Bacterial RNase P class A from uncultured Neomegalonema sp., 393 nucleotides, folded computationally. The coordinates come from a structure-prediction model, not an experiment, and the mean pLDDT is 75. It matches the Rfam family "Bacterial RNase P class A". Rfam classes the family as a ribozyme.
[in-house]
């Protein structure tokens, strides 16, 4: 200088013009309360100035919380869902960080080993059931298809031993090596591996060492299981507080026709309902005004100062955490955060006299209560380490 991998940062700057939204101030209009009549306060609309106005992922609703109402004696069972080496961190977490330990790559090394990166659904398979396709003689307590020995006769078949060697297969019943043997086998033996004690080291996972036993004990829990631990429901359309029209409930109060009359009053008569009719007695029914109550529509409220961001010191490998000291950083309604144009910033692509021109176009994408992961989307730039080409010293 070019490329390439982890990690981490920023994600267009600034002016000018027009515009939206939230709040705060101000003089005008309009309106409502109170009034000591002077005025005070409120709400409302346009105006006009301040001052704020999306994101690293607002997204997917995966996973853990605040906070709200609902249920609910504590405590323990049972079902059902989650999680699953081990320490830490954290308000929790299936996140993160750090360590074991298995697998994969790659470096150094004769080698044994080391080192780095990566990646794990990394608890249990002597508590039990269940499966192991297909091929294969056999797929799990047991295996003889070829081979290969060895024995019989009828010489190409039969019996018998063999798990060393071929085949099948995702797996074939510990591995290599010497011995042994009729071939063969942990059948013996040494080394690896396993199991079970020991001993040291580490909070622990787990490590080294060394001892015993020929191995009895294949895989699958991402099939049931079994262990440990963790888990009430719903969710801001929560939840609270006020409340209109019309309907509808509740309370109480008046009503309508007709004669009489001393003009206040009196006196007769209401509809309907049992299958019908009389009689008695119950019973339900209209309007209107007034209040009082639920709730609907609408208001205000929950709403944003919080596990908060920034800077600096300590402490820790790290995640993180204490501690100073400073900012206030959208809170609206289906819902604003924009256009335009100069200028500067990177891109890309065309010309080019290498100085520069000229064209296109600026990533993914939108807060809805709020917060901590994770997961996905993303043009371009920046800064740390690493690796690698190339060019010079």
């Nucleotide at each position: 200088u070019c490329g390439g991998a982890a990690g981490g940062c920023c994600g267009g700057a600034u002016g000018a013009u027009c515009g939206c939204g939230g709040c705060c101030c101000g003089g005008u209009a309009u309106u409502c309360u109170u009034u000591u009549c002077g005025a005070a306060g409120g709400a409302u609309a346009a105006c006009g100035g301040g001052u704020c106005g999306a994101g690293g992922a607002a997204a997917g609703u995966c996973c853990g919380g605040g906070c709200u109402c609902c249920a609910u004696g504590a405590a323990g069972g049972c079902a059902c869902g989650g999680u699953g080496c081990c320490g830490g961190g954290u308000a929790a977490c299936g996140c993160c960080c750090g360590g074991c330990g298995g697998g994969g790559c790659g470096g150094c090394g004769c080698a044994a080993g080391c080192c780095g990166c990566u990646u794990c659904a990394g608890g249990g398979a002597c508590a039990g059931c269940g499966c192991c396709a297909c091929a294969g003689a056999g797929a799990g307590u047991a295996a003889a298809c070829c081979g290969c020995u060895c024995c019989g006769c009828u010489u190409g078949c039969g019996g018998a031993g063999u798990a060393a060697g071929g085949g099948u297969g995702a797996a074939a019943g510990g591995g290599u090596g010497c011995g042994g043997u009729a071939a063969g086998a942990g059948c013996g033996c040494a080394c690896c591996g396993c199991u079970c004690g020991c001993g040291c080291g580490g909070c622990a996972a787990c490590g080294c060492g060394g001892g015993a036993g020929g191995c009895a004990c294949g895989g699958c829990a991402a099939g049931c299981c079994c262990c440990a631990c963790c888990g009430g429901g719903a969710g801001c359309a929560a939840g609270a507080u006020c409340g209109a029209a019309u309907a509808g409930g509740g309370a109480u109060g008046a009503c309508u026709g007709u004669g009489c009359c001393u003009c206040g009053g009196c006196a007769c008569a209401g509809g309907g309902c049992g299958g019908c009719c009389u009689c008695c007695a119950g019973c339900c029914c209209g309007u209107c005004a007034u209040c009082c109550g639920g709730g609907u529509a609408g208001a205000u409220u929950g709403c944003u100062a919080g596990a908060a961001g920034g800077a600096g010191c300590g402490g820790g490998c790290a995640a993180c955490c204490g501690u100073u000291u400073c900012u206030c950083c959208a809170g609206a309604g289906g819902a604003a955060u924009g256009a335009u144009c100069g200028u500067c910033c990177a891109g890309a692509c065309g010309c080019u006299u290498c100085g520069g021109c000229g064209u296109c176009a600026g990533a993914c994408a939108g807060a809805a209560c709020c917060c901590g992961g994770c997961u996905u989307a993303c043009a371009g730039g920046c800064c740390u380490u690493c690796c690698g080409a190339c060019a010079c010293c």